[in-house]
RNA sequence: UAGAGUUUGAUCCUGGCUCAGGAUGAACGCUAGCGGGAGGCUUAAUACAUGCAAGUCGAACGGUAAGGCCCUGCUUGCAGGGUACACGAGUGGCGGACGGGUGCGGAACGCGUACGGAACUUACCCUUUACUGGAGCAUAGCCCUGGGAAACUGGGAUUAAUACUCCAUAAUAUAUUAGAAAGGCAUCUUUUUAAUAUUAAAACUCCGGUGGUAAAGGAUAGUGGUGCGUCCAAUUAGUUUGUUGGUGGGGUAACGGCCUACCAAGACUACGAUAGGUAGCUGGCGUGAGAGCGCGACCAGCCACACUGGAACUGAGACACGGUCCAGACUCCUACGGGAGGCAGCAGUAGGGAAUAUUGGUCAAUGGAGGAAACUCUGAACCAGCCAUGCCGCGUGCAGGAUGAAGGCCCUCUGGGUUGUAAACUGCUUUUAUCAGGGAAGAAAUCUUUGGAUUUAUCUGAAGUUGACGGUACCUGAAGAAUAAGCACCGGCUAACUCCGUGCCAGCAGCCGCGGUAAUACGGAGGGUGCAAGCGUUAUCCGGAUUUACUGGGUUUAAAGGGUCCGCAGGCGGGUCUUUAAGUCAGUGGUGAAAGCCCGGAGCUCAACUCCGGAAUUGCCAUUGAAACUGGAAAUCUUGAGUACAGUUGAGGUAGGCGGAAUGUGUCAUGUAGCGGUGAAAUGCUUAGAUAUGACACAGAACACCGAUUGCGAAGGCAGCUUACUAAACUGUAACUGACGCUCAGGCACGAAAGCGUGGGUAGCGAACAGGAUUAGAUACCCUGGUAGUCCACGCCCUAAACUAUGCUUACUCGACAUUAGCGAUAUACUGUUAGUGUCCAAGGGAAACCGUUAAGUAAGCCACCUGGGGAGUACGUUCGCAAGAAUGAAACUCAAAGGAAUUGACGGGGGUCCGCACAAGCGGUGGAGCAUGUGGUUUAAUUCGAUGAUACGCGAGGAACCUUACCUGGGCUAUAAUGUUUCUUGACCGCUCCUGAAAGGGAGUUUUCACUGCAAGGACAGAAUACAAGGUGCUGCAUGGUCGUCGUCAGCUCGUGUCGUGAGAUGUUGGGUUAAGUCCUAUAACGAGCGCAACCCCUAUACCUAGUUGCCAGCAUGUAAUGAUGGGGACUCUAGGUAGACUGCCUGCGCAAGCAGUGAGGAAGGCGGGGACGACGUCAAAUCAUCAUGGCCUUUAUGUCCAGGGCUACACACGUGCUACAAUGGAUGAUACAAAGGGUUGCUACCUGGCGACAGGACGCUAAUCCCAAAAAGUUAUCCCAAGUUCGGAUUGGAGUCUGCAACUCGACUCCAUGAAGCUGGAAUCGCUAGUAAUCGCGCAUCAGCAAUGGCGCGGUGAAUACGUUCCCGGACCUUGUACACACCGCCCGUCAAGCCAUGGAAGCUGGGUGUACCUAAAGACGAUCACCGUAAGGAGUCGUCCAAGGUAAAACUAGUAACUGGGGCUAAGUCGUAACCAAGGUAACC
Repeated sequence: UAGAGUUUGAUCCUGGCUCAGGAUGAACGCUAGCGGGAGGCUUAAUACAUGCAAGUCGAACGGUAAGGCCCUGCUUGCAGGGUACACGAGUGGCGGACGGGUGCGGAACGCGUACGGAACUUACCCUUUACUGGAGCAUAGCCCUGGGAAACUGGGAUUAAUACUCCAUAAUAUAUUAGAAAGGCAUCUUUUUAAUAUUAAAACUCCGGUGGUAAAGGAUAGUGGUGCGUCCAAUUAGUUUGUUGGUGGGGUAACGGCCUACCAAGACUACGAUAGGUAGCUGGCGUGAGAGCGCGACCAGCCACACUGGAACUGAGACACGGUCCAGACUCCUACGGGAGGCAGCAGUAGGGAAUAUUGGUCAAUGGAGGAAACUCUGAACCAGCCAUGCCGCGUGCAGGAUGAAGGCCCUCUGGGUUGUAAACUGCUUUUAUCAGGGAAGAAAUCUUUGGAUUUAUCUGAAGUUGACGGUACCUGAAGAAUAAGCACCGGCUAACUCCGUGCCAGCAGCCGCGGUAAUACGGAGGGUGCAAGCGUUAUCCGGAUUUACUGGGUUUAAAGGGUCCGCAGGCGGGUCUUUAAGUCAGUGGUGAAAGCCCGGAGCUCAACUCCGGAAUUGCCAUUGAAACUGGAAAUCUUGAGUACAGUUGAGGUAGGCGGAAUGUGUCAUGUAGCGGUGAAAUGCUUAGAUAUGACACAGAACACCGAUUGCGAAGGCAGCUUACUAAACUGUAACUGACGCUCAGGCACGAAAGCGUGGGUAGCGAACAGGAUUAGAUACCCUGGUAGUCCACGCCCUAAACUAUGCUUACUCGACAUUAGCGAUAUACUGUUAGUGUCCAAGGGAAACCGUUAAGUAAGCCACCUGGGGAGUACGUUCGCAAGAAUGAAACUCAAAGGAAUUGACGGGGGUCCGCACAAGCGGUGGAGCAUGUGGUUUAAUUCGAUGAUACGCGAGGAACCUUACCUGGGCUAUAAUGUUUCUUGACCGCUCCUGAAAGGGAGUUUUCACUGCAAGGACAGAAUACAAGGUGCUGCAUGGUCGUCGUCAGCUCGUGUCGUGAGAUGUUGGGUUAAGUCCUAUAACGAGCGCAACCCCUAUACCUAGUUGCCAGCAUGUAAUGAUGGGGACUCUAGGUAGACUGCCUGCGCAAGCAGUGAGGAAGGCGGGGACGACGUCAAAUCAUCAUGGCCUUUAUGUCCAGGGCUACACACGUGCUACAAUGGAUGAUACAAAGGGUUGCUACCUGGCGACAGGACGCUAAUCCCAAAAAGUUAUCCCAAGUUCGGAUUGGAGUCUGCAACUCGACUCCAUGAAGCUGGAAUCGCUAGUAAUCGCGCAUCAGCAAUGGCGCGGUGAAUACGUUCCCGGACCUUGUACACACCGCCCGUCAAGCCAUGGAAGCUGGGUGUACCUAAAGACGAUCACCGUAAGGAGUCGUCCAAGGUAAAACUAGUAACUGGGGCUAAGUCGUAACCAAGGUAACC
């Protein structure tokens, strides 16, 4: 020392990305009241107009251009003179080397720090000592005169100095020589003696002094050297010739290859030389818990630079920002001849840029230069101006005030909530701003005047003089809430939520991600949150990030152990003793500038800011001490390591020899028609005799059995037998050596297979290739052949999933079992022990899987490697290789993940177990025909809408002629409009008639006042008015409720507590049995429970009890042609209420049990007796907004509503579901028997009459166990038909009718007569059914005026066949396994091609850049040489030589940009080809 979001359906881990914090010389957007104290070109070291930034001294000098003062003259504003006023220009001195700016260059003793100079310099200042004598020649200026546009410059005459020269004197100076002493650090240093030689000066003066010269010392400032520290990369590995050293000489203030001649051949480098890139360094600043990381603005120290490059001069000091010379680029002036310039000083301008200020004031203070001083100069400095650039402080008011005002916004909207004590209103205050008045400190000095002390210096008093800022800070007063709030955000992270608009659009976004009609995520509004004169955004740095891990990480599977051995350097290293003191530790001293940070205090009203003191400065140096540990030295020991001796073991290695089986080929023989091969085939071989069999011969390769979970080897790897050579391990003895050890970058060696080279060899196998199959294709899998290769020798290659995905060595930490090779005890048991090879486990570890003395545990040493995925093990470069290629090894760009382990599901052309009319075994259908009906399609003004794999399609619809009706055409009505309710009022309303119209509607007329009542009130109805609610089969079933289909009547789905696991989760629910069943039993870290299963409910099968009308009728009685028709009866049937009954209860066998089996018994029924109702958690965004309800949206003279007509009934066609058939198990015509369940008053209708009939006309009964529908039909029986498009079949059509209904044209049903189509049992395929079932036969009901019903829902009659069985198809359940799937296999996913965009590699070339080399040329300058010229001399000019900036030429290397063309890569809603590469056994296991 804080974390959070994001990979998944969920989890743990690994790992990246992102966020919250702080900071800034910042910029941009919106906004802006005041003050303090800071800061302000980060880019173009780009170019600069203008002004200023370094002068001063007359007390050094000759002097006098200007001015002041005085005098004189007068022409009255001029001339002359003077001046201890002053001073331009000039000589001379000092200063222009400081101060100020910038960060180009430079990776260096440049900087930092610490030493050291026995190798040095220092003007002005201080101290001390000595000296300051004499002489001389010039020159500027002034004057005269030339040249030039100018800058400037030539000549002549004359003149001064603290300018210059010479002479003298001279030392502790310098040089040489000869000594002495002391010391040290190698050369030497210090002190000292003697001799010889050489070298100095300047004056001014107020006479006090100020200056000058030499020497010594100090101070200050500089200069040279050394240790340590100081960026990146090895895809930069070798560099260097003045290079490294020496000697002589030169040069310098001084050491030195600093320079030169000669001599030697060294010097640097893996502890990173050299080359390349980048960069001013430091005190410090930012951040951070710290260690660190990043930065080097302002302030301070050092360095470097001054247009670019070079060079020196002067000077104490420069190789000189506002100096000189030369070269170059640029700009300016010019009379074209020639000249001038350098803001990286302060302002300012242009340009660049996202971006950075005034052409201000003053020397008042501080400091600097000159001067004796006054003073002058000073863009240093101090101030002011501009800028919210940051830091700090203050304010924009305070208190009361509820009708919780109005307005806004929201809502469940007569109302409530919120804005909100907020406002209004009342009282109070006055910081700030405004106005008025007062008004500083910063000032001390100097100087002048004047005192004192004293030694004239000097010190100390008094008075006077001096303020840019500035009438500023500050103080006082006045009036009045008066002058003053914004910005960002509100999905999560992250504090803060609603409405409207928009509709994957517009847009947002830091990450995850929002937006496709109900957006807290876009835009606006209301409200809220945060900060506040600021708030946000962008950029950058640190942090979070333990995400480079020193503090403080990892490497079996996530990224990561080198393929293996040996081994130099390096790192690390056993016991004892002595010593040392390098590391280490402690004390002390020096240093670590100031500022800054921290602590304490002080001054501005506080703070920022400033000041004072302390601490700190973790470092370096020196010194003293300690001696445990590490290191060094010496000695010694045996346990590490090795040796010796004796044994043992093995597919260890190399070379040679030998062997048998198999295969192939050849020859001979036997023998005949096929062989071979496959899922099935074909290619292929074979009558020229194959295959098969036998014999012999030959060839090459590999070594069955033994053989194993074995053994050996460093790894790769090693297997017949045997010989030779050779290596190793282990055991035993404890004889020898005495730490000789471990690891190992670079290096060396070995290194499967494939491949390469040369030469052999080649039986089998077998890439490539050929043919045959398979397939949509099949460049594959399968088959037949077959070349390289596989084998040998020699030489390369050097890679593998070279794997135990686990580096080597050493020590320690419970055990069990197996096994190999030894040894000990007397020993084949057993046991002990050593070294291996394996399995399972404790502790411990791990994300988990797992590891666990053969560690992935606990520790130590050394090496190798990793840091998100992709791009990519790619490109470029380099090394190696014959090549193939190997090794080393990036970046741009792109994504927010990629990944590991485990969990739950789902899935698998994975496995196991089980079930189901799932298959099989059967019966009957569909698919072919005609018709009915539904759907698609087409058509139409409309053919309303919905349902669409299973789970739509005789479905919504249980009944479309009108209506229904939603559709179309046409005609009407309507913002009070259909309808309803409230209130009020009027009084009838209705009705009737006529006209128009298709109707609705419209118009005209007529009648007029309801009923209850005595009246009123009240009520009904109608009209008018008023208020409220419209309406919509319009859209969204992907906003919903409700309902419903399916998986599925499948046996499952969960919970509580406990336990296990870091967790998701697991356990329970799994296992062994059993069941129709998660049914039950048993076992069991589970024990229980819930929803489901089953049962409880209904119907049905049996019996009993009770009750008998409308049902029944055995017995009794009456009656009829006959009939329960009647009296009566309750026995029976039946009806409808109850009870009983079935539970594996009993028996036998099996079984622990549950339970199963049995032609068992009993029973009406037997193992769930049959049927029904009943549908768990959930799945399909399944269906339905058109049953209904409902959010939102849309519509309002219409998408509402009324009416007429039409349509939903169309018809080349396709499909589903049905009916009727194709006939003789049949059809037709007669006769005749037996049901159940329903319905009926707008109804069912007996019976009678008429009609061939549908039906019509009469008419009894029945509101139903009473009457009716009602005839049941298949069946039985009799007759006909005689195998045919028929006496089968009935479609279609014509005619005539009946019924319903306002109305049968589009478009009803039925009847009769006539007509008499297709069809002779149905392709591929497909459906239903396991018993009272299928099949077959009829009956009824709902809807309904009628009916398109062959549909649906019920009822009964007759009444089968078959099931061996679970291999296969389909569906399902459980367990298990794999998974890269989770939208869950209708999943995922790869590559080419095509399109667009992006970055990048190669590339003929083209264009730049810096650097080095060689040659040519060479300015200024320096050095050297030098006879003629100048000079008295010193010296100079000139000439020659050397060096050298720039320039030119040449060949290379490096680097950058660009480029026709070209290579791959990345990204991008719906493109192409495949699914051949991947995930399941991914359909040929995958991978190397």
A computed fold for a 1488-nucleotide RNA from an uncultured prokaryote, annotated as small-subunit ribosomal RNA. Its Rfam family is "Bacterial small subunit ribosomal RNA". Model confidence (mean pLDDT): 81 of 100. RNAcentral holds the sequence, with entries from ENA.